[in-house]
The part of an RNA shown here (large-subunit ribosomal RNA, domain I) has 551 nucleotides and comes from a sheep gut metagenome. Model confidence (mean pLDDT): 84 of 100.

Context: one part of a larger RNA
RNA sequence: GGCGUAUGGUGGAUGCCUUGGCAUUAGAAGCUGAUGAAGGACGUGACUAACUACGAUAUGCUUCGGGGAGAUGUACGUAAUCUUUGAUCCGGAGAUUUCCGAAUGGGGAAACCCACUAGUGGUAAUGCACUAGUAUCAUGUAAUGAAUAUAUAGUUACAUAGAUAGCAACCCAGUGAACUGAAACAUCUUAGUAACUGGAGGAACAGAAAGAAAAAUCGAUUUCCUUAGUAGUGGCGAGCGAAAUGGAAAGAGCCCAAACCAACUUUAGAGUUGGGGUUGUAGGACCUCUUUAUAAGAGUUACAAAUUUACAAUAUAGCUGAACUUUUCUGGAAAGUUAGACGAUACAUGGUGAUAGUCCUGUAAGCGAAAUAUUGUAAACUCUUUGAGGUAUCCUGAGUACAACGAGACACGUGAAAUCUUGUUGGAAUCUACGGGGACCAUCCCGUAAGGCUAAAUACUCUCUAAUGACCGAUAGUGAACAAGUACCGUGAGGGAAAGGUGAAAAGAACCCCGGGAGGGGAGUGAAAUAGAAACUGAAACCGUAUGCUU
Numbered sequence: 001g002g003c004g005u006a007u008g009g010u011g012g013a014u015g016c017c018u019u020g021g022c023a024u025u026a027g028a029a030g031c032u033g034a035u036g037a038a039g040g041a042c043g044u045g046a047c048u049a050a051c052u053a054c055g056a057u058a059u060g061c062u063u064c065g066g067g068g069a070g071a072u073g074u075a076c077g078u079a080a081u082c083u084u085u086g087a088u089c090c091g092g093a094g095a096u097u098u099c100c101g102a103a104u105g106g107g108g109a110a111a112c113c114c115a116c117u118a119g120u121g122g123u124a125a126u127g128c129a130c131u132a133g134u135a136u137c138a139u140g141u142a143a144u145g146a147a148u149a150u151a152u153a154g155u156u157a158c159a160u161a162g163a164u165a166g167c168a169a170c171c172c173a174g175u176g177a178a179c180u181g182a183a184a185c186a187u188c189u190u191a192g193u194a195a196c197u198g199g200a201g202g203a204a205c206a207g208a209a210a211g212a213a214a215a216a217u218c219g220a221u222u223u224c225c226u227u228a229g230u231a232g233u234g235g236c237g238a239g240c241g242a243a244a245u246g247g248a249a250a251g252a253g254c255c256c257a258a259a260c261c262a263a264c265u266u267u268a269g270a271g272u273u274g275g276g277g278u279u280g281u282a283g284g285a286c287c288u289c290u291u292u293a294u295a296a297g298a299g300u301u302a303c304a305a306a307u308u309u310a311c312a313a314u315a316u317a318g319c320u321g322a323a324c325u326u327u328u329c330u331g332g333a334a335a336g337u338u339a340g341a342c343g344a345u346a347c348a349u350g351g352u353g354a355u356a357g358u359c360c361u362g363u364a365a366g367c368g369a370a371a372u373a374u375u376g377u378a379a380a381c382u383c384u385u386u387g388a389g390g391u392a393u394c395c396u397g398a399g400u401a402c403a404a405c406g407a408g409a410c411a412c413g414u415g416a417a418a419u420c421u422u423g424u425u426g427g428a429a430u431c432u433a434c435g436g437g438g439a440c441c442a443u444c445c446c447g448u449a450a451g452g453c454u455a456a457a458u459a460c461u462c463u464c465u466a467a468u469g470a471c472c473g474a475u476a477g478u479g480a481a482c483a484a485g486u487a488c489c490g491u492g493a494g495g496g497a498a499a500g501g502u503g504a505a506a507a508g509a510a511c512c513c514c515g516g517g518a519g520g521g522g523a524g525u526g527a528a529a530u531a532g533a534a535a536c537u538g539a540a541a542c543c544g545u546a547u548g549c550u551u
Base pairs, nucleotide, nucleotide: 001550002549003548004547005546006545007544008543009542015536016501017500020472021471022469023468024467025466026465027464028463029461030460031166032165039100040099041098042055043054044053046078047077050074051073061094062093063092064091065090066089070082071081072080105114106113107112115134116133117132118131119130120129121128136163137162138160139159140158141157142156143155144154170201171199172198173197174196175195181188185235211218212217222249223248224247225246232240233239253453254452255451256397260275261274262273263272264271265270280431282396283395284394285393286390287389288388289387295385296384297383298382299381307380308379309378310377311376312375313374314373315372316371318367319366320365324340325356326339329336341358342357343347350360351359402426403425404424405423406422407421408420409419412438433448434447435446436445437444488495489494511522512521513520514519
């Protein structure tokens, strides 16, 4: 030196565990904000660096309920206190709520600087302190008021829970790529996707036929299944890709403009208000005749709109809640084992010194709210009101429909290209009317554009509650089980970790010895200290010590 054996160090794999995650289901909730949000800065504790909580009334104040013995958060120390005259704690409502932040008196390098007006306090006086107000836009009212006479623009004041900002996804709209695919690439595709912007709601959008169709049919919209990878479209390449019908979910229909009448008005061929009226088998106005009602309906989501009360249910704290703490053995410890007993509308779960239906928490079942909220019902209250006939006249949404040219959307790439939207230029008809039925024409059929509102079925989950898992178990599962979007890195946008486990209980090692200390040896605790805080288990690599064999 090598090979082996034994025993250590180092190291942190493995096993076991779970406070944390992931996914899903059901229900709830779906907004907050100038009455100053979201998010922060700085403070507040007897001692306090961090987190949590709170805001100069500062780890909290008031009140109404619950609850019932300890409490002063994480956090285990000392001190000082509070508490059956009910504390701490849980829930409802309220008060306080510095500074920044839409940030809004002006400024600004966020959490800072500097003002004005009114009032109050203070000073001999000035300085000073406190309280309130002072941004912009919109709308309304009033006053004032240019060029320019009447006017108007503008200006000023006042009023308004008006707007601004935030928010995970879902929704609507505007702008709108490229990589990619086509085995290259240009039409095409990716894709009206990503991204950016604007706007809203708990959903949004759409919506009561100028429809779909082709049967003497249906009857608003939305979503799902089917039709169907069909009909089509397409450098007929790559690809793109319907609809009707049928079956389900859900169901709900309405209001204006106009004609005509009345009233009012300082612009009068007009305007405002009220009545009237709202459709396609055309309807209405108009004219003629007729008619209600202590009746019949409706209503706070549309159809007109406001509110209150009562009751019930639910939510936001909680309460009651069965049955062994009997026996033997092992053990540090019994819930294990042995022998018996009992409950069960409760053998879900978690904990307790090992594995507990009967120890604790709970579970099944039942009960409960001063206050606030939601939903429902009822009442008050509010609102509405007939039918037939006539057809001379009037009305029924105009720079609209439509056309040409240029684009876009439709599954449909200009095509035979209808339909829808529109930039430019033209530009109708008025019910004997107009639009559509995929060029176009005729016949036939369907509908009535150029005004508006509308619940449900549908989409999503930042969030709350309950539950589940052939989901993970600390290199996994969220980036984050720990003071994690922390430490740290970067000028910045931004990037972004590592890090869990003593023990049943700190019983956390008094005292003695070596040492400056670190550390160690005794002693003691404990079932165990090779469980000693660098701590469960403790693999391998790597490094020793002792020893056998061998060279």
Rfam family: Bacterial large subunit ribosomal RNA. RNAcentral holds the full RNA, with entries from MGnify.